[in-house]
Molecule: transfer RNA
Organism: Minisyncoccota bacterium
RNA sequence: GCCAGGGUAGCUCAAUCGGUUAGAGCACAGCACUCAUAAAGCUGAGGUUGCGAGUUCGAUUCUCGCCCCUGGUA
Numbered sequence: 001g002c003c004a005g006g007g008u009a010g011c012u013c014a015a016u017c018g019g020u021u022a023g024a025g026c027a028c029a030g031c032a033c034u035c036a037u038a039a040a041g042c043u044g045a046g047g048u049u050g051c052g053a054g055u056u057c058g059a060u061u062c063u064c065g066c067c068c069c070u071g072g073u074a
């Protein structure tokens, strides 16, 4: 350089072929429980879906450019 895959919450990942509030587990905060702590329980907060542009009534999803990560190849 070329080819393939990937980038979504603090971390690990979903989200279906474009559709009406973007979710789960862990972690975090609060509450309750307890003599106290932990566990289990309830509630909550947390996202410009890598960046920019395009198509569309509507984009995490499709198209283009760029950036980053992983693997392969000379």
Stems, first nucleotide, its partner, number of pairs: 001073007010026004019057001028044004050066005